[in-house]
RNA sequence: AGAGUUUGAUCCUGGCUCAGGAUGAACGCUGGCGGCGUGCCUAAUACAUGCAAGUCGAACGAUAGUCUCGGAGUAAUCUGGGAUAAAAGUGGCGAACGGGUGAGUAACACGUAGCUGACCUGCCCUUCAGCGGGGGACAACGACUGGAAACGGUCGCUAAUACCGCGUACGUUUGAGGUGCUUAGAAAGCCUCAAGGAAAGCCUGCAAAGGCGCUGAAGGAGGGAGCUGCGGGCCAUCAGGUAGUUGGUGGGGUAACGGCCUACCAAGCCGACGACGGAUAGGGGGCCUGAGAGGGUGACCCCCCACACUGGAACUGAGAGACGGUCCAGACUCCUACGGGAGGCAGCAGUAAGGGAUAUUGCGACAAUGGGCGAAAGCCUGACGCAGCAACGCCGCGUGAGGGAUGACGGCCUUCGGGUUGUAAACCUCUUUUCAGGGUGAAGAGGAAGGACGGUAGCCCUGGAAUAAGUCUCGGCUAACUACGUGCCAGCAGCCGCGGUAAAACGUAGGAGGCGAGCGUUAUCCGGAUUUACUGGGUGUAAAGCGCGUGCAGGCGGUGGUCUAAGUGGUGUGUGAAAGCGCCCGGCUUAACCGGGCGAGGCCGCAUUAGACUGGACCACUUGAGGCAGGUAGAGGCGUGUGGAAUUCCGGGUGUAGUGGUGAAAUGCGUAGAUAUCCGGAGGAACACCAGUGGCGAAGGCGACACGCUGGGCCUGGCCUGACGCUCAGACGCGAAAGCAUGGGGAGCGAACGGGAUUAGAAACCCCGGUAGUCCAUGCUGUAAACGAUGCGGACUAGGUGUGGUGAGGUUGAAAACUUGCCGUGCCGAAGCUAACGCGAUAAGUCCGCCACCUGGGGACUACGGCCGCAAGGUUAAAACUCAAAGGAAUUGACGGGGGCCCGCACAAGCAGCGGAGCGUGUGGUUUAAUUCGAGCCUACACGAAGAACCUUACCUGGGUUUGACAUCAUGGUGGUAGCGAACCGAAAGGGGAGCGACCUUCGGGAGCCAUGACAGGUGCUGCAUGGCUGUCGUCAGCUCGUGUCGUGAGAUGUUCGGUUAAGUCCGGUAACGAGCGCAACCCUCAGGUUCAGUUACACGUGUCUGAACCGACUGCCCGUAGAAAGCGGGAGGAAGGUGGGGAUGACGUCAAGUCAGCAUGGCCUUGAUGCCCAGGGCUACACACACGCUACAAUGGCCAGCACAAUGGGCAGCCAACCCGCGAGGGGGAGCCAAUCUUAGCAAAGCUGGUCUCAGUUCGGAUUGCAGGCUGCAACCCGCCUGCAUGAAGUCGGAGUUGCUAGUAACCGCAGGUCAGCUAUACUGCGGUGAAUACGUUCCCGAGCCUUGUACACACCGCCCGUCACGUCAUGGGAGCUGGUCACGCCUGAAGUCGGUGGGCUAACCGCAAGGGGGCAACCGCCUAAGGCAGGGCUGGUGACUGGGACGAAGUCGUAACAAGGUA
Repeated sequence: AGAGUUUGAUCCUGGCUCAGGAUGAACGCUGGCGGCGUGCCUAAUACAUGCAAGUCGAACGAUAGUCUCGGAGUAAUCUGGGAUAAAAGUGGCGAACGGGUGAGUAACACGUAGCUGACCUGCCCUUCAGCGGGGGACAACGACUGGAAACGGUCGCUAAUACCGCGUACGUUUGAGGUGCUUAGAAAGCCUCAAGGAAAGCCUGCAAAGGCGCUGAAGGAGGGAGCUGCGGGCCAUCAGGUAGUUGGUGGGGUAACGGCCUACCAAGCCGACGACGGAUAGGGGGCCUGAGAGGGUGACCCCCCACACUGGAACUGAGAGACGGUCCAGACUCCUACGGGAGGCAGCAGUAAGGGAUAUUGCGACAAUGGGCGAAAGCCUGACGCAGCAACGCCGCGUGAGGGAUGACGGCCUUCGGGUUGUAAACCUCUUUUCAGGGUGAAGAGGAAGGACGGUAGCCCUGGAAUAAGUCUCGGCUAACUACGUGCCAGCAGCCGCGGUAAAACGUAGGAGGCGAGCGUUAUCCGGAUUUACUGGGUGUAAAGCGCGUGCAGGCGGUGGUCUAAGUGGUGUGUGAAAGCGCCCGGCUUAACCGGGCGAGGCCGCAUUAGACUGGACCACUUGAGGCAGGUAGAGGCGUGUGGAAUUCCGGGUGUAGUGGUGAAAUGCGUAGAUAUCCGGAGGAACACCAGUGGCGAAGGCGACACGCUGGGCCUGGCCUGACGCUCAGACGCGAAAGCAUGGGGAGCGAACGGGAUUAGAAACCCCGGUAGUCCAUGCUGUAAACGAUGCGGACUAGGUGUGGUGAGGUUGAAAACUUGCCGUGCCGAAGCUAACGCGAUAAGUCCGCCACCUGGGGACUACGGCCGCAAGGUUAAAACUCAAAGGAAUUGACGGGGGCCCGCACAAGCAGCGGAGCGUGUGGUUUAAUUCGAGCCUACACGAAGAACCUUACCUGGGUUUGACAUCAUGGUGGUAGCGAACCGAAAGGGGAGCGACCUUCGGGAGCCAUGACAGGUGCUGCAUGGCUGUCGUCAGCUCGUGUCGUGAGAUGUUCGGUUAAGUCCGGUAACGAGCGCAACCCUCAGGUUCAGUUACACGUGUCUGAACCGACUGCCCGUAGAAAGCGGGAGGAAGGUGGGGAUGACGUCAAGUCAGCAUGGCCUUGAUGCCCAGGGCUACACACACGCUACAAUGGCCAGCACAAUGGGCAGCCAACCCGCGAGGGGGAGCCAAUCUUAGCAAAGCUGGUCUCAGUUCGGAUUGCAGGCUGCAACCCGCCUGCAUGAAGUCGGAGUUGCUAGUAACCGCAGGUCAGCUAUACUGCGGUGAAUACGUUCCCGAGCCUUGUACACACCGCCCGUCACGUCAUGGGAGCUGGUCACGCCUGAAGUCGGUGGGCUAACCGCAAGGGGGCAACCGCCUAAGGCAGGGCUGGUGACUGGGACGAAGUCGUAACAAGGUA
């Protein structure tokens, strides 16, 4: 510090995700030791049991027990004094600390800085002044007594540092008067007078005295209380709140100020600088993260606050509205004798529950630190110190070290050679941290003893490598790869994504990488994320400028000067607790941890200083702004009136059959007279030409003419004011169209609607009609792609060229033109900016001010709530859920029912066909035991098949065989061996075996054969694992590279452009210059010639012919045309002319095209079978459909007879002559020929000549069938070909549609060959014969090329994609309601308790002789009030028949809306 992910690729925008650090963690696997820390985050849920706050006998009375000294008594026992002292009581102090928790609290609760002249303070310290003299009780205790208990009741006794008078009063308090500094203000201080108010004793001591206490007062220290400034969260879908509310006066209350409380008076007070309300939350020091700014957090430790079962209340006290006190109410739990009682772990342990989850009912007669009480000893202390449990965290240590190659065994992989695990192990040597045993043994403790931890840490000795390694990962990010298994299954996954038979992504193994007593996962926070942007972002098109203006608050503000000092800078000072953090030093062996020092840390406070800048006060100024004057352009606005053209309607005339409309039609109108045409009239709306990237307006918008009223701008002048300015949340106004309300109006147009067409349908597009509406008036609505998708204002920054308005200059007769200003409005462009496109003085450049707005896509221009509206609806505006993208610009392609140019038998023009018939062949389908397999638009279908009766053959049925029909190796065997092989069985294969019978040799053996084991074999699968080969686009003219240049980049340029060509062929031009693969040429062949040769042929030497070599053609020549370039047109010559005809030759690539069945080959499968052999069958089936063909339908013909002319080929298991036989197929025959010689083959047929047939299902046509033959072959039944005779089907030129061909071509005619025993060949490959027609042309169909354009396509239009419906899942809105929570309000009842009141109860101290009083207690009443009840509300959840839309879900339905002019932009 970045990386992955949107695309075919690119740049940008933008979200998601990852690598880091952290945690009070949890979970999985694993686990040796020690140190230091940490450990209920959930139920502030409920709690059994024990403990956590007592202490003082030196305040007091009484007194068990023990000891001791007595007395009485024989004794039991009774009794007195003393010492010690338990439990309880009176009294004092403490219990308000310490410890826990975070519920509540958004607040003066907290933090920070101040204030209190508005306050309190026990114990402690200092100082001053005192402590005199009396009195009356009540506990304990005793008696009686109630109750189960808790707990009491009555009577009686008693002490005090308990309680109460009295005396005294330095201070003090209250009242009155005076004085009086300071202050914003004053109740301070000082003086005088009057009144009020204290106390306690105890211990040591013979005493004196001392100590501890007590009372009044002043001060201090520490603690507390109150007030204030500032600071630190969310929601505005909470905008208004408030009745003790705001202030005053009187009174009350408090330690004290105060509406804190009360009565009265006034009507205030708070709020967009966010009141009020809601949800959430203890706050801080700090902690985590971060470069920082920030963000997150508030466990442990420290400070503050709040709470103590829930709610309320007071009492005591210095202090409490009191965690381990009291009272009341409530909920809950427990006891009970049913009458009543008891309780509060958010103290330490512990239990249950909840939960993913969090420990011992430990030790300490408290050793240490600290606390309470005490004079002290001491007691108490679950604070604390320790130990235990837990890898929960941090830190440290170890599980050994050195040597050791034949690189052992084993494992894994393998190309079988080896590689790897791996110096790893074994083995040798060494060490002992740890471990085990034994011994010794601390510091922590003060003057002595006294240590929970602890016989611990440490140290010494002995023993022996001994006791100790896992976990996660290995596709990219990200470090680490192979094998097997699995086969979109099982599974993985943080994101992208893996898995559908070769998975480095799943599982396992081997190996490797990371970390290591841990390692992973999950959760959460920060970071990365400059992705909320203060540091540090944006808004033309990516998300984002309000539709426009006016303008209050707010923000910002021109020039010169004086003063000020709020902001700002400097200096000094106070504070910012400790811990923590940084640095330094030190202590535990180190570290973690701990100690010390220094520093950092605030928007803090105070003082002082500076005076630039900002602010404030004041004085000036004129350039910003405004005013004034003179001109001026304009569809600026409003109102009133006027005009002509056109449409329609009405009346009339002329006139007759149509008109209208469309792609074509029809509906419609018209003989009741339309349309057309003429005249007249009515009415409404809109204003042609002028008219212009012309004008005006803030925007919406504004267009005939005239008048009236009215707003703004610009130019010129430089007279006046003197910063009066800019922007603008809220607010107010304006605001197209459509729409709404009321009333008018209504010609044309025209949603809805009706009809006609179109269509599969047509709810549309087209046509005929047509209502609202469009128009006017008034009111509402308030939106828009309200767009320049660009807020307003100001300043600055090259130019060029139009145009509107208006000045100046010179000029002109006048203009125009010219030069030069200002204001508008366009185009092009520099710098600069921008992701690019583009913007560019009218900025999207460089800056300033202010406002608005954005933060991934969908959900959602939505829901709910609020506001507005008559309604429609508008405005403001979420969440759940879901996706890994959504997007912008540009690039290359592909595509378009986009454009341009151009080519091709592509169309057109022609000729012959196919599609109809019969037959042949192939294919589909069906059938079958099998009908083997493959090929499937073009580019499968007379294709693999250049030959299926057996064989072929792969299929089926049956029979048989198992090292095999075939190859190699190893081991063993074999001598009448290998091989041949009669009879017999069998369908054959095969079995069987009489008999016959070998080869080489170095004599060992080899070969052969048999057996066994390795293995063979497979036309079994995968052409989507492959090689090779092939098809197709396409013989189309294209496809690329190097260097350079341009672009951030993908890429572009070159290759585009102007010409030209068959051609990216050539020329010109050109930021390109060159080059490669293609094109062309080079090669073969045909056509001409020359030379040479010549088996054969004709024939006797020349030519024909054959072969070889060479020549010939190059736009070379001429004319025209052209940029006088390439080239094109014409011509000459020539056998041939512009590529002469044909062939071979197929660029980069495309189709996962075809082929595992031609061959080869990885992997998988099979092995008494999916191998091999054999017989028979099948591939030849047959309702049907398609494809390629043949033959025809006839007279340009059929038949008969005669006559003529080829070329390419083939031939020894062959071609086969002559001759003979047969009607013929053929048979016989045997000559010749390994072939320019012989033969096929006298080679042809169409053709020509003559004859016949005469338009018919025929003398056309030949299917089908019967009979008789021939040939091949082991064999023609399934299932061959041929011949003869007989039979004589369909068919009379073929619908929609469709194929081939541009010249020696099509068409017609025959011949040959391969395969092959034969042949179902009409196929295929060649050969020659006869031999046309047509091409105006490129609009259209198809295909291709180039340029351009659009694109939401890139699997690339067979693309993409939208909406309803149907199904499943999920979240959510509405909803008759149902049911919770919470918040106040109203009314009723109202505990405890303070306060107030009442008087008739009770009553020790004081007064009084007494009666009585004072005071106290109790009772009762009143106010307040917790809580409860009743009723209606606000807010907020859950749930709900039904209902609304939404999201998501490999292969559902219907259509085709959008993307190419997406077929109606």